This is a predicted structure of a 73-nucleotide RNA (transfer RNA) from a Sneathiellales bacterium. The sequence was found in a public genome assembly.
[in-house]
RNA sequence: GCCGCUAUAGCUCAGUUGGUAGAGCAGUUGAUUUGUAAUCAUCAGGUCCCGGGUUCGACUCCUGGUGGCGGCA
Repeated sequence: GCCGCUAUAGCUCAGUUGGUAGAGCAGUUGAUUUGUAAUCAUCAGGUCCCGGGUUCGACUCCUGGUGGCGGCA
């Protein structure tokens, strides 16, 4: 320098051909227990990496960047 993959909650990751974003773990509160752990219930937490475009509507499509990983030279 070229090519591919990837970026979504604190962490690990889903998101079925575009229709107003979810799970597990972690966290809050409560129940249970003499207490802790475990278990159960409940609640909170996201400008979907950044900019532009297409569209009635974009995490999703197109385009330009940035970070990470890998391949070739």
Rfam family: tRNA. The family's RNA type in Rfam is transfer RNA. Its mean pLDDT, the model's own confidence on a scale to 100, is 80.